[in-house]
Context: one part of a larger RNA
RNA sequence: CUGAGUGUAAAGGGCACAUAGGCGGUGAAUGGCGGAUUGCUCUCAAAACCAAUUCACUUGAGUAAGACAAAGAAGAGUGAAAUUUUGUGUGUAGGGGUGAAAUCUAGAGAUCUACGAAGGAACGUCAAAAGUGAAGGCAACUCUCUGGUCCUUAUUGACACUGAAGUGCGAAAGCAUGGGGAGGGAAUGGGAUUAGAUACCUUGGUAAUCUAUGCCGUAAAUGAUGAGUGUUCGCCCUUGGUCUACGCAGAUCAAGGGCCCAGCUAAUAUGUGAAACACUCCACUUAGGGAGUACAGUCGCAAGAUUGAAACUU
Numbered sequence: 001c002u003g004a005g006u007g008u009a010a011a012g013g014g015c016a017c018a019u020a021g022g023c024g025g026u027g028a029a030u031g032g033c034g035g036a037u038u039g040c041u042c043u044c045a046a047a048a049c050c051a052a053u054u055c056a057c058u059u060g061a062g063u064a065a066g067a068c069a070a071a072g073a074a075g076a077g078u079g080a081a082a083u084u085u086u087g088u089g090u091g092u093a094g095g096g097g098u099g100a101a102a103u104c105u106a107g108a109g110a111u112c113u114a115c116g117a118a119g120g121a122a123c124g125u126c127a128a129a130a131g132u133g134a135a136g137g138c139a140a141c142u143c144u145c146u147g148g149u150c151c152u153u154a155u156u157g158a159c160a161c162u163g164a165a166g167u168g169c170g171a172a173a174g175c176a177u178g179g180g181g182a183g184g185g186a187a188u189g190g191g192a193u194u195a196g197a198u199a200c201c202u203u204g205g206u207a208a209u210c211u212a213u214g215c216c217g218u219a220a221a222u223g224a225u226g227a228g229u230g231u232u233c234g235c236c237c238u239u240g241g242u243c244u245a246c247g248c249a250g251a252u253c254a255a256g257g258g259c260c261c262a263g264c265u266a267a268u269a270u271g272u273g274a275a276a277c278a279c280u281c282c283a284c285u286u287a288g289g290g291a292g293u294a295c296a297g298u299c300g301c302a303a304g305a306u307u308g309a310a311a312c313u314u
Base pairs, nucleotide, nucleotide: 003286004285005284006283007268008267012282014169015168016167017166021162022161025057026056027055028054029053030052031050032049060159061156062155063154064153065152066151072146074144075143076142077141078140079123084118085117086116087115088114089113094105095104131138132137174215175214176213177212178211179210183209188204189203190202191201226281227280228279229278230277231276234259235258236257237256238255239254240253241252242251243250244249263270287314288313289312296307297306298305299304
């Protein structure tokens, strides 16, 4: 490579946009390949397929309008509870912590309590299998600005799908510079426990956690399930529209869950949101270890990331 595969056995890229390429709805006309050296040419004539061009269609796709829902993004402002520190008053002997203690804290007046002040971070209840976003993710309230889905009509008329390279986004931790620093808290000091205790418990506590700008580019980045399209027995619930009812409900789209027939599966399970039946495109796997290592290239301030072997061994 072929073949066979990729939820859990090896294997779906973290996610999107998009170039080349691949592939592509319905009906015609012109044309082309082929049939075909298994003779060829010409004339007449029919059917299927197909690169291209032209004409048409509306179901794919887009655009516009109307209405609705939402923790979608960014910026600014505001708020209440709680913790901590601090001021004043009251008040007097412990407080704190644990399995039990001690370190710690307190007559220089603590803990408790009342009224103030400062500062930072996170937003209880509502809250749900709920909503929303491509994914990472997103939750106090208000304002400004802004993205997208769904539904109902109209309109353009295949304008589509996928996507090697490429570009952008991408939790936490980490890095650089400047702010900020309440709480909790890697590292670390002390006290315990223990044979020891570089731990679990406890008392302190730096970086970091927050913010602005830039970098990093990884996660069990998981639905361990790539994207898109079509076709397939039913039942129950929830969310957002439209229409009919208006006593409750019914019809129809889109989305989120729970069962289940057929099918599929090694089994478990899955089952109209497929892991069923088919098609298109991309990515990836090919016995275990050595090894996501070595070398080399690219990227990075660094940490490292990415691409990624072999000898040998079983």

Predicted 3D model of a 314-nucleotide part of an RNA (small-subunit ribosomal RNA, central domain) from Erythroxylum minutifolium. The organism belongs to Erythroxylum, within Eukaryota. RNAcentral holds the full RNA, with entries from SILVA. Model confidence (mean pLDDT): 82 of 100. Rfam family: Bacterial small subunit ribosomal RNA. Rfam links the family to the GO terms structural constituent of ribosome and ribosome.